A computed fold for a 485-nucleotide part of an RNA from an uncultured Synergistota bacterium, annotated as small-subunit ribosomal RNA, 3' major domain. The prediction has a mean pLDDT of 84.
Context: one part of a larger RNA
RNA sequence: UGACGGGGGCCCGCACAAGCGGUGGAGCACGUGGUUUAAUUCGAUGCAAACCGAAGAACCUUACCUGGGUUUGACAUGUACGUGUUACUGGGGUGAAAGCUGAGGGACCACAUCUUCGGAUGAGGAGCGUACACAGGUGCUGCAUGGCUGUCGUCAGCUCGUGUCGUGAGAUGUUGGGUUAAGUCCCGCAACGAGCGCAACCCCUGCAUUCAGUUGCCAUCGGUGAGGCCGGGCACUCUGGAUGGACUGCCGGCGACAAGCCGGAGGAAGGUGGGGAUGACGUCAAAUCAUCAUGCCCUUUAUAUCCUGGGCUACACACGUGCUACAAUGGCCUGUACAGAGGGCAGCGAAGGGGCAACCUGGAGCGAAUCCCAAAAAGCAGGUCUCAGUUCGGAUUGCAGGCUGCAAUUCGCCUGCAUGAAGUCGGAAUCGCUAGUAAUCGCAGGUCAGCAUACUGCGGUGAAUACGUUCCCGGGCCUUGUACA
Numbered sequence: 001u002g003a004c005g006g007g008g009g010c011c012c013g014c015a016c017a018a019g020c021g022g023u024g025g026a027g028c029a030c031g032u033g034g035u036u037u038a039a040u041u042c043g044a045u046g047c048a049a050a051c052c053g054a055a056g057a058a059c060c061u062u063a064c065c066u067g068g069g070u071u072u073g074a075c076a077u078g079u080a081c082g083u084g085u086u087a088c089u090g091g092g093g094u095g096a097a098a099g100c101u102g103a104g105g106g107a108c109c110a111c112a113u114c115u116u117c118g119g120a121u122g123a124g125g126a127g128c129g130u131a132c133a134c135a136g137g138u139g140c141u142g143c144a145u146g147g148c149u150g151u152c153g154u155c156a157g158c159u160c161g162u163g164u165c166g167u168g169a170g171a172u173g174u175u176g177g178g179u180u181a182a183g184u185c186c187c188g189c190a191a192c193g194a195g196c197g198c199a200a201c202c203c204c205u206g207c208a209u210u211c212a213g214u215u216g217c218c219a220u221c222g223g224u225g226a227g228g229c230c231g232g233g234c235a236c237u238c239u240g241g242a243u244g245g246a247c248u249g250c251c252g253g254c255g256a257c258a259a260g261c262c263g264g265a266g267g268a269a270g271g272u273g274g275g276g277a278u279g280a281c282g283u284c285a286a287a288u289c290a291u292c293a294u295g296c297c298c299u300u301u302a303u304a305u306c307c308u309g310g311g312c313u314a315c316a317c318a319c320g321u322g323c324u325a326c327a328a329u330g331g332c333c334u335g336u337a338c339a340g341a342g343g344g345c346a347g348c349g350a351a352g353g354g355g356c357a358a359c360c361u362g363g364a365g366c367g368a369a370u371c372c373c374a375a376a377a378a379g380c381a382g383g384u385c386u387c388a389g390u391u392c393g394g395a396u397u398g399c400a401g402g403c404u405g406c407a408a409u410u411c412g413c414c415u416g417c418a419u420g421a422a423g424u425c426g427g428a429a430u431c432g433c434u435a436g437u438a439a440u441c442g443c444a445g446g447u448c449a450g451c452a453u454a455c456u457g458c459g460g461u462g463a464a465u466a467c468g469u470u471c472c473c474g475g476g477c478c479u480u481g482u483a484c485a
Stems, first nucleotide, its partner, number of pairs: 001485002003482003007479007015469002019433005026324008034315002042053002064310002067307004073134001077133007088105002092101003109124001111122004136299002139297001141295001145293002147288001149286001150284001152282001157196006163172003176187003202276004207244007216234002221231003247270001250264005326426001330385007342373003347366002352361003392423001397418007439461007
């Protein structure tokens, strides 16, 4: 100087407390461990691994296993030689396919010179074949590395120059008194300044003005088939630009007359308005050689590469994350209302028709403020059930179908009928959340042929509680002890 202390002081954070809803019990889904297996590919392992890499394993993917092939190779560059009637296509045989074999078709380049116009000669050409350099490796090492990432933590810290003090390590500044979300600002001070962080500048959102109007409006006028449908109009909504607006600016009180704090006015908004992006010096030899790149090592008829089938989907069990429930604030039936944000051409697919339904048919319109996906759901109105393992719950299983796709047996999703399991609110323990939040309700998107209880977004309905900082956890500043570095 640090680190540590079941030392002290001050202060923060859904850290506790106050509340609301969960997890832990059940069934199922997914991930992981373990076990099993020919293989169940690999990585991630307290917080910070475990719906994680994977924004989607039937084949492919795929790295694993079984079996069958290939060996200058699936891919790149170069050299030498050959061919160059090339490239391309490929009946048939064999085979699970890959591969091996290979009839036939087709094609017959262009330049120069010579030419009797038939052609000859020369140098060249992609491709193919042979040989050789080499390719290839999801093989090893993340404790050789780059890059990228997690974490403490959006915590308020981390440093430097000059000066001064100290023999020196080092200190000072950065400590102190106040204050702040903040090393934020003020005052003081052997310090004076500065940098990386904080804040602001950026994006979305909340208010207004203005410009523009193939969306919107009967607001206003006319027509009308009653649909903004037509004429018409940009007022409003909205969309897209531009601009303004919030700064403790104003008033009162407190305070060192400071920084600032408390209250008030005006205002759409008030003290960082709300949300996002943004992550200092560093810590964990943290993660990743399987995104990629890369040193070294290893492999080279195999640890490379092609293909078939299988596996990654196994199942006594253990853990994690979710979904659905256990019901009446509910289940079922009928009617009816209101979003936002997205996506669409090998696409979205309307109306109409068929089917109980999944779906089929159909093909209008739309590269989309115009058409489509599309119905939002909870809600509201009416009816029914009457507390029961039930009209709760839907697992499991049987049969019959639909869709995608060469192909759903291993191993997809959906529909109908039948079947109706556990489960009556969950031990010890444990998680999230402070407001348009939690809880609850649906919608969309990416991935994607098909497959979502996951993920990323979007809106609808919409709470309770916070006395307080004694305690638990994590962190910041000062101080103290130390046999630690």